Overview:
The prediction has a mean pLDDT of 80. A computed fold for a 102-nucleotide RNA from Alicyclobacillus sp. SO9, annotated as c-di-GMP-I riboswitch aptamer. The RNAcentral record of the sequence draws on Rfam.

RNA sequence: AUAUGUAAAGGGCAUACCAACGGAAACGUUGGGGCGCAAAGCUGAGGGUCUACGGAAUGGAAACCAAUGGGAAACCCAUUCUAUGACAGUCUGGCCGCGAUU
Numbered sequence: 001a002u003a004u005g006u007a008a009a010g011g012g013c014a015u016a017c018c019a020a021c022g023g024a025a026a027c028g029u030u031g032g033g034g035c036g037c038a039a040a041g042c043u044g045a046g047g048g049u050c051u052a053c054g055g056a057a058u059g060g061a062a063a064c065c066a067a068u069g070g071g072a073a074a075c076c077c078a079u080u081c082u083a084u085g086a087c088a089g090u091c092u093g094g095c096c097g098c099g100a101u102u
Stems, first nucleotide, its partner, number of pairs: 003101002012037002017032006035089001041095003045092003048087003054082007064070002
């Protein structure tokens, strides 16, 4: 330096869940916890997934009117869409690394 994840040593990380805090949410941080992990180390660049504060569209409701009907904007309600938000323990790519064997 290349490859491997079969065995070993010293270790490392920490699912679900619980608590506190942050956040509109997804989710994150810290502590507990330990399902698992040889990159379960870092990276949100690509796919994918999650969320929708804000924004957009449609509808409702309603002021009002010439009233079995009509009905503008804003506000309010509902639905849908939207990443600029998130996920690395979903996959690909990028960066970096301990021990052993080769």